[in-house]
RNA sequence: GGCUUCAACAUCCCCGCCGGUUGGGCGCGGACUUUCGUAGAGACGUAGCUCUGCUACGCCUGGCUUAGCUACGUCUGCCGCGUAGUGAAUCGGCUGGAGCC
Numbered sequence: 001g002g003c004u005u006c007a008a009c010a011u012c013c014c015c016g017c018c019g020g021u022u023g024g025g026c027g028c029g030g031a032c033u034u035u036c037g038u039a040g041a042g043a044c045g046u047a048g049c050u051c052u053g054c055u056a057c058g059c060c061u062g063g064c065u066u067a068g069c070u071a072c073g074u075c076u077g078c079c080g081c082g083u084a085g086u087g088a089a090u091c092g093g094c095u096g097g098a099g100c101c
Stems, first nucleotide, its partner, number of pairs: 001101007013087001014085001016094007023086001025083006041076010053064004
């Protein structure tokens, strides 16, 4: 110098230090019609409109029903940022031991 392996030190155990990556937790913000855009879907509820059919009625009109659209709300998911003993995985470097070359 290279490689392998370990963590004594710890207010039960586990946890040496620093920094990445992926995933998870929590918080904040954002998107969720098109466009723009990092992201941009799914479920449910309410209201309105249109439509299908049935029905009540003398008329006006009403009730139920099929399919769709719009608005609002909720939940899950999505994007970004932040946060932490993230008891998840993994990578690099370092501290301190042991061993091999």

This is a predicted structure of a 101-nucleotide RNA (nadA riboswitch) from a soil metagenome. The coordinates come from a structure-prediction model, not an experiment, and the mean pLDDT is 77. Its Rfam family is "nadA riboswitch". A reference for the family is Huang et al. (2020), "Structure and ligand binding of the ADP-binding domain of the NAD(+) riboswitch", RNA. The family's RNA type in Rfam is small RNA.